[in-house]
Context: one part of a larger RNA
RNA sequence: GCUCACUGCUAUGGGAGUGCGACUAAGCCAUGCGAGUCUCCGCGCAAGCGGGGCGGACGGCUGAGUAACACGUAGCUAACCUGCCCUUAGGUGGGGGAUAACCUCGGGAAACUGAGGCUAAUACCCCAUAGGCGAUGGCAUCUGGAAGGAGCUAUCGCCGAAAGCUUCGGCGCCUAAGGAUGGGGCUGCGGCGGAUUAGGUUGACGUUAGGGUAACUGCCUAACGUGCCUAUAAUCCGUAGGGGCUGUGAGAGCAGGAGCCCCCAGAUGGACUCUGAGACACGAGUCCAGGCCCUACGGGGCGCAGCAGGCGCGAAACCUUCCCAAUGCGCGCAAGCGUGAGGGGGGUACUCCCAGUGCCUCCCACGUGGAGGCUUUUCCCCGGUGUAAAUAGCCGGGGGAAUAAGGGGUGGGCAAGACCGCUGCCAGCCGCCGCGGUAAUAGCGGCGCCCCAAGUGGUGAGC
Numbered sequence: 001g002c003u004c005a006c007u008g009c010u011a012u013g014g015g016a017g018u019g020c021g022a023c024u025a026a027g028c029c030a031u032g033c034g035a036g037u038c039u040c041c042g043c044g045c046a047a048g049c050g051g052g053g054c055g056g057a058c059g060g061c062u063g064a065g066u067a068a069c070a071c072g073u074a075g076c077u078a079a080c081c082u083g084c085c086c087u088u089a090g091g092u093g094g095g096g097g098a099u100a101a102c103c104u105c106g107g108g109a110a111a112c113u114g115a116g117g118c119u120a121a122u123a124c125c126c127c128a129u130a131g132g133c134g135a136u137g138g139c140a141u142c143u144g145g146a147a148g149g150a151g152c153u154a155u156c157g158c159c160g161a162a163a164g165c166u167u168c169g170g171c172g173c174c175u176a177a178g179g180a181u182g183g184g185g186c187u188g189c190g191g192c193g194g195a196u197u198a199g200g201u202u203g204a205c206g207u208u209a210g211g212g213u214a215a216c217u218g219c220c221u222a223a224c225g226u227g228c229c230u231a232u233a234a235u236c237c238g239u240a241g242g243g244g245c246u247g248u249g250a251g252a253g254c255a256g257g258a259g260c261c262c263c264c265a266g267a268u269g270g271a272c273u274c275u276g277a278g279a280c281a282c283g284a285g286u287c288c289a290g291g292c293c294c295u296a297c298g299g300g301g302c303g304c305a306g307c308a309g310g311c312g313c314g315a316a317a318c319c320u321u322c323c324c325a326a327u328g329c330g331c332g333c334a335a336g337c338g339u340g341a342g343g344g345g346g347g348u349a350c351u352c353c354c355a356g357u358g359c360c361u362c363c364c365a366c367g368u369g370g371a372g373g374c375u376u377u378u379c380c381c382c383g384g385u386g387u388a389a390a391u392a393g394c395c396g397g398g399g400g401a402a403u404a405a406g407g408g409g410u411g412g413g414c415a416a417g418a419c420c421g422c423u424g425c426c427a428g429c430c431g432c433c434g435c436g437g438u439a440a441u442a443g444c445g446g447c448g449c450c451c452c453a454a455g456u457g458g459u460g461a462g463c
Base pairs, nucleotide, nucleotide: 001463002462003461004460005459006458007457008456009455012355013354014353015352016351017350019348020347021313027311028310029309031308032307033306036054037053038052040051041050042049043048061266062265063264071190072189073188074187075186076185077184080183081182085179086178087177088176089175090174091173093127094126095125096124102117103116104115105114106113107112131159132158133157134156135155136154137153138152139151141150142149164171165170192238193237194236199229200228201227204226205225206224207223208222209221210220211219241263242262243261244260245256246255247254248253268289269288270287271286272285273284291302292301293300294299319345321344322343323342327341328339329338330337331336358374359373360372361371362370363369379399380398381397382396383395384394385393406452407451408450409449410448411433412432417447419446420445421444422443428435429434
């Protein structure tokens, strides 16, 4: 000097950008809202309820854990998956039985739940065909660096598709192949402190067989072998989400990882599971733990590291606001519906930029005060525009210098007093050197002066 946080005094306006419970307690939460939508089907006058489809795996929040293929970068996948979307080819035949809502009757304080009866579907099941998978054999086939891949074919075995609606325009459904997108897995290299941590390891390293997965693998299991890692730092301990980037610096570097973007991880602590193309799932489920709430004591319910808001903690951080008008997302053929994502507004001396706090003449006791005039950014009033609606802004008109300057310093470093008063090694000042014991340029005031200016000082931290 720059940057970040807090803080003292002070404060007129506008614009732009970007922050605002990150640092401490990944502590706990009252209340409201934050994920719905469509109508193929049934019921109903309707509102709607239920079945069914798609979406609730995105978006939003946080940084606890993690020193790891978590991340970054470069590759591999001959070991893989991919709903919706695109392209191509083909198909959509026949049959059946249920069940919710509803009705009737119960149980329960509630949460909820039982029995009987009716009914539909793009819900469920069966058959057929197409097809898929596996084994064995064949092929002068294809791709490729390499067939263990793909293709055709024969036999056998196993599995085994489809759904309709329509305003007749369309929207759908099934199979196969390819693409796109998104992901899973593997590998080289890279990025931290400690050796006052030197040995570590028993699914540990490998083989065979099996299980499991979308898929390779000790991922899991059994038997067998005894390996495997390590001073090029294993193991252990501490710390930490990683990157793009950010601060500073001429650079090298040093320090950092808040905001925004990408990736990862988590959703009270932990474990597990179902559904599903996708989860081991923040606003799904089950169990254990701890916490809280309701209860008729039999039993139930909850999880703000979503948006507001509260308590606690702390030096430290906002409104229980408005709207889906725009952007995007979900559903829908669409109209549209939903969306605390997002877009607006409110609060906050968050940062940067621009502007103002007046100008002229005359008079005086020259302190600048008074008088008159001018201008109108800002200010007050009115109208329009602006906006989803407003606020602000912008445009026009009217009034009126009116409504607007402080903070720190003044011994040296370091710019500006050898002025006045008070104090008298006291009270105090001071980053450092040092001032103060009766004339203090250094304390406390006054006046003057200096620096910066809607800011200016202090404390802590980084360079």

This is a predicted structure of a 463-nucleotide part of an RNA (small-subunit ribosomal RNA, 5' domain) from a Nanobdellati archaeon. Its Rfam family is "Archaeal small subunit ribosomal RNA". The family has 86 seed sequences and 709 matches in Rfam 15.1. The coordinates come from a structure-prediction model, not an experiment, and the mean pLDDT is 81. It was read from a public genome assembly. Lineage of the source: Archaea > Nanobdellati.